[in-house]
Transfer RNA from Flavobacterium dankookense, 80 nucleotides, folded computationally. It was read from a public genome assembly. Its Rfam family is "tRNA". It is annotated as a transfer RNA. Model confidence (mean pLDDT): 81 of 100.

RNA sequence: GCCCGGAUGGCGGAAUUGGUAGACGCGCACGACUCAAACUCGUGUACGAAAGUGUGUGGGUUCGAUUCCCACUCUGGGUA
Numbered sequence: 001g002c003c004c005g006g007a008u009g010g011c012g013g014a015a016u017u018g019g020u021a022g023a024c025g026c027g028c029a030c031g032a033c034u035c036a037a038a039c040u041c042g043u044g045u046a047c048g049a050a051a052g053u054g055u056g057u058g059g060g061u062u063c064g065a066u067u068c069c070c071a072c073u074c075u076g077g078g079u080a
Base pairs, nucleotide, nucleotide: 001079002078003077004076005075006074007073010026011025012024019063027045028044029043030042031041032040046053047052056072057071058070059069060068
């Protein structure tokens, strides 16, 4: 250089022939339990006062994009 794959909350990781984004787990915060803790259980946990915005970045298609198309960035693998 060329070919193939990947990028989603603090972390792992779901959601697909385009139609409610963040299920589930971990972590964290607060509470219950306890003399106190651990374990266990409950509630919450992207940004924002709200309207809204948010799936690597920037564009495109569409009524509607995490999903399809183009370019780029980072990353894993293959190849002379």